[in-house]
This is a predicted complex of two RNAs, RNase P RNA and transfer RNA, with 470 nucleotides together. Model confidence (mean pLDDT): 78 of 100.
């Protein structure tokens, strides 16, 4: 210098004008106004996991259902993170892994192929016997070839994603763990290292026991349900309950001729409103009762939950690390149809073009996105940039 | 906030481990007809929403994401 790996971080700055949410102080005609302070993220997102919190349920145990799945640790908890083991990929830094069990049981494997899991498998093939035929030689014998039948074999060829250990030898009519040696793998036992997963060494065994559990299943562990529209406090209006609550006359009607039975009118009376009182005006009311007072539940609405928390920053200690402890300092959005915005100027950063040595000019771009109970993770989106450690290759000293 | 479902040719659907993904409508070409339709014959058209994984093999099983849609409080 080029290519790359892993981790950490930033993700615009300053000022002006207009506008919005919260809060403190002051003023107020109680409607607000003014000033000060403050106001999104690394993912606030997806809602995929785990908790806190709240209400409901619950003697205990089991089944069902769902989830997790090498070992150890961290944590409030987790399917997260850290360290380690094993397997796979990469020259390497490093990355990836749903990574318990297939000699508990059931099931699946298209097509091709003789045969697809059962001590299975034959119209390719190898070999023996027998029968028939043909050819050769002097030969009824022998050899070779062809075909049928019976039997042995599973080595070779071939199919397939996968064919029942591999190599060499012995043996055989031909063959095969049939037998032997070595190697691989499996199971059991023991030694050593390690908390463990596991690694390694030795002995023994039967000779090989395949794949799929992101098929059913078995084993171990975990899980009660619902969710801040949880839940709680106060409480208009409407409806409900209790108590209080104001009559006489005239006329008409009804019939049982008497009636607080019905209707109209008048005057009183009782409420309500118009400012506290008087008058006046308006309006409502007659026991099926205006109106007043009280009661319980509770809608709208308001408030709490809801911002001091598994909190943030700096330093430090323990630990390989995740993480935990200590000291000091700090308080940092809280809306409720949802504020955190718009615009202008200058600067920064990136890209392209022009002049081309720094540099200058012109044009363009400056992401993804946006709280709604909170927190820990995972996943996904993200213009551009900073930084640390490491790897591979090249060049120079 | 909580919980489901769907995605396959232009449109509507089937296929839920196994050969080259099936059917109807539509499209195109040819025939028939004086012309068009009906009808007859044939053809094209799908990376099965996207990206990974499991398996010998994936539209189908698993995971993540995207889009649409439904229910409850």
């Nucleotide at each position: 210098c080029a290519a790359g790996u892993u981790g950490a971080c930033c993700g615009g700055g300053u000022g002006g004008u207009c506008g919005c949410g919260g809060u403190u102080u002051g003023c107020u005609u109680c409607g607000g106004c003014a000033a000060g302070c403050u106001g999104a993220g690394g993912a606030a997102a997806g809602u995929c996991c785990g908790c806190a919190c709240u209400c409901c349920g619950c003697a205990g145990a089991g089944c069902a259902c769902g989830g997790u799945g090498c070992c150890g640790g961290c944590u409030a908890a987790c399917g997260g993170c850290c360290g380690g083991g094993c397997g796979g990929g990469g020259c390497g830094a490093c990355c990836c892994g749903a990574c318990g069990g297939a000699a508990a049981g059931u099931g699946c494997a298209a097509c091709a192929g003789a045969g697809a899991g059962g001590u299975a498998u034959a119209u390719u093939g190898c070999c023996g016997g027998u029968c028939g035929g043909a050819a050769g030689u002097u030969g009824u014998a022998c050899u070779u070839c062809c075909g049928g039948c019976c039997g042995g074999c599973g080595a070779g060829g071939g199919u397939g994603a996968a064919a029942c250990g591999g190599u060499g030898g012995u043996g055989u009519a031909a063959a095969g763990g049939a037998c032997c040696a070595c190697c691989a793998g499996c199971a059991g036992c023991g030694g050593c290292a390690g908390c463990a997963a596991u690694g390694u060494c030795g002995c023994u065994g039967g000779c090989u026991u395949g794949g799929c559990a992101a098929a059913c299943c078995c084993c171990a562990c975990c899980g009660g349900g619902a969710g801040c529209a949880a839940g709680g406090u106060c409480a208009a209006g409407c409806a409900g309950g209790a108590u209080g609550g104001a009559g006489c006359g005239u006329c008409g009607g009804c019939c049982g001729c008497g009636g607080c039975c019905c209707g109209a009118c008048g005057c009183a009376c009782g409420g309500c409103g118009c400012u506290g009182c008087u008058c006046g005006c308006g309006u409502c009311g007659g026991c099926u009762g205006a109106c007043a007072u009280c009661c319980g539940g509770g809608u709208a609405g308001a408030c709490c939950g809801c911002g001091u928390g598994a909190g943030c920053u700096a330093c430090u200690c323990a630990g390989c690390g995740a993480u935990g402890g200590g000291u000091a300092g700090c308080c940092a959005a809280g809306a409720u149809a949802g504020a955190u915005g718009a615009u202008c100027a200058c600067c920064g950063c990136c890209c392209a073009c022009u002049g081309u040595u720094u540099c200058a000019g012109u044009g363009g771009g400056u992401a993804c996105a946006g709280a709604a109970u909170g927190c820990g993770g995972c996943u996904u989106a993200u213009a551009g940039g900073u930084u640390a450690a490491c790897u591979u290759g090249g060049u120079c000293c | 906030g909580c919980g489901g479902g769907u995605g396959u040719a232009g449109c509507g659907u089937a296929g839920u481990g196994g050969u080259u993904a099936a059917c109807g409508c539509g499209u195109c070409u040819g025939g028939u007809u004086g012309u068009g339709g009906c009808c007859c014959a044939g053809a094209a058209g799908a990376c099965c929403g996207u990206g990974g994984g499991u398996u010998c093999a994936a539209a189908u099983c698993c995971c993540a994401c995207c889009a649409c849609u439904c229910g409850c409080c």
It holds a member of the Rfam family "Bacterial RNase P class A". It is annotated as a ribozyme.